Predicted 3D model of a 114-nucleotide RNA (SAM riboswitch aptamer (S box leader)) from a Chitinophagaceae bacterium. The sequence was found by an Rfam model in a public genome assembly.
RNA sequence: UACUUAUCAAGAAAGGCAGAGGGAAUUGGCCCUAUGAAGCCUUGGCAACCCAAACAAGUCACCGCGCUUGUUUAGAAGGUGCCAACUCCACUCCCGAAAGGGAAGAGAUAAGUC
Numbered sequence: 001u002a003c004u005u006a007u008c009a010a011g012a013a014a015g016g017c018a019g020a021g022g023g024a025a026u027u028g029g030c031c032c033u034a035u036g037a038a039g040c041c042u043u044g045g046c047a048a049c050c051c052a053a054a055c056a057a058g059u060c061a062c063c064g065c066g067c068u069u070g071u072u073u074a075g076a077a078g079g080u081g082c083c084a085a086c087u088c089c090a091c092u093c094c095c096g097a098a099a100g101g102g103a104a105g106a107g108a109u110a111a112g113u114c
Base pairs, nucleotide, nucleotide: 002113003112004111005110006109007108008107013043014042015041016040017039021032022031023030027090028089029088044083045082046081049079050078051075053072054071055070056069057068058067059066087106092103093102094101095100
């Protein structure tokens, strides 16, 4: 970098340096921002993908271990991730009088594969 699968309505910020932008990209909107943006550092936190436990089923002639799948619980040492707004909203398609809803696309994150 590419592919596969899962998730994306919840949750969680202070300090220091810095000094004008930021919210992925196009366009439009709407926001955040000198009561200090991006970025960097420190500390703290959130969550539970990997991780840990229990149970059930499957698999191995049988039992167990193991492995796979599912469910549940409570957890947080470690690997990541995250800590304004639904992934800020819309853009394409469908339903709808509208409000709104659903799907796709794109993106993000995790685990895995080459």
Of the family's consensus pairs, 91% are formed in the model.